[in-house]
């Protein structure tokens, strides 16, 4: 160092107030949040400068998780079921003006978007499936080279 096995920990936040009403944390004002990789002209540090090195940086650009849908290796009960690896699908939002050689990433502004199933009332924030899964992050072990 790695198109490799394997093993262990880790791996997701948020309704202050108020108003109506029998009743809403679900609507209306108003507030509040942003998973994981990759890009990147951020910002800080180390370097005398450069050149490099480390961190750190898009909810809305590329992918990519969960949910849901399709198949379905093995399993388990049992004789048609129930769990399920994997693989295949669906999968939501941005624009302006500024700088510049280059910005949908910087700065200034005004946007918008958000799974299923429950609920005296329609939910990103409540409660549940979830003491679950998970993009992947680290760290050790093997092996190859």
């Nucleotide at each position: 160092u790695u198109a490799u096995g394997c093993c262990u920990u880790c791996g997701g936040g948020g309704u202050c107030g108020g108003g109506u009403g029998a009743a809403a944390u679900u609507c209306c004002c108003a507030a509040u949040c942003g998973g994981c990789g990759g890009u990147g002209a951020u910002u800080a540090g180390c370097g005398a400068u450069c050149a490099g090195c480390u961190a750190u940086a898009a909810g809305u650009c590329c992918g990519u998780g969960a949910c849901c849908c399709g198949u379905g290796a093995a399993c388990a009960a049992u004789a048609u079921u129930g769990u399920g690896a994997g693989c295949g699908g669906u999968g939501g939002a941005u624009c302006c003006g500024g700088u510049u050689a280059a910005a949908u990433u910087c700065c200034g502004g005004a946007g918008c978007c958000g799974a299923c199933a429950g609920u005296u009332a329609a939910a990103g924030u409540c409660u549940g499936g979830a003491u679950g899964g998970g993009a992947g992050a680290a760290g050790g072990c093997a092996a190859a080279c």
This is a predicted structure of a 145-nucleotide RNA (FMN riboswitch aptamer (RFN element)) from Scopulibacillus darangshiensis. Its Rfam family is "FMN riboswitch aptamer (RFN element)". Rfam's curators write: The RFN element is a highly conserved domain that is found frequently in the 5'-untranslated regions of prokaryotic mRNAs that encode for flavin mononucleotide (FMN) biosynthesis and transport proteins. Rfam links the family to the GO term FMN binding. The coordinates come from a structure-prediction model, not an experiment, and the mean pLDDT is 80.